[in-house]
RNA sequence: UUAUCAAGAGUGAUUGAGGGAACGGCCCGUUGAAAUCACAGCAACCUGCUUUGACAGUAAGGUGCUAAUACCGUCGGUAUUACCGAAUGAUGA
Numbered sequence: 001u002u003a004u005c006a007a008g009a010g011u012g013a014u015u016g017a018g019g020g021a022a023c024g025g026c027c028c029g030u031u032g033a034a035a036u037c038a039c040a041g042c043a044a045c046c047u048g049c050u051u052u053g054a055c056a057g058u059a060a061g062g063u064g065c066u067a068a069u070a071c072c073g074u075c076g077g078u079a080u081u082a083c084c085g086a087a088u089g090a091u092g093a
Stems, first nucleotide, its partner, number of pairs: 001093005010039005018028003022074004040066003044063003047059004070088001075085004
């Protein structure tokens, strides 16, 4: 810079208090947070295969991911329930 972000996916071990991007809420957490390791899973992007005008499908090799819509709001517009856009953030190329 660019694409996507309403779906999907966990068990064990070590360890011991934080974590959910920031702030404010509201949640999760000793019925073990975060981190590390092992194996497993998901399928966002890349890659392979199939296919097409395009979309799509499939595999799981590389990164990634596996509570809650990027948890909700924070800026602007319309509206006055909300919706849309931006900004910011995350991941890939």
Predicted 3D model of a 93-nucleotide RNA (SAM riboswitch aptamer (S box leader)) from uncultured Eubacterium sp. Model confidence (mean pLDDT): 81 of 100. Of the family's consensus pairs, 97% are formed in the model. The RNAcentral record of the sequence draws on MGnify. Its Rfam family is "SAM riboswitch aptamer (S box leader)". From the family's description: The SAM riboswitch is found upstream of a number of genes which code for proteins involved in methionine or cysteine biosynthesis in Gram-positive bacteria.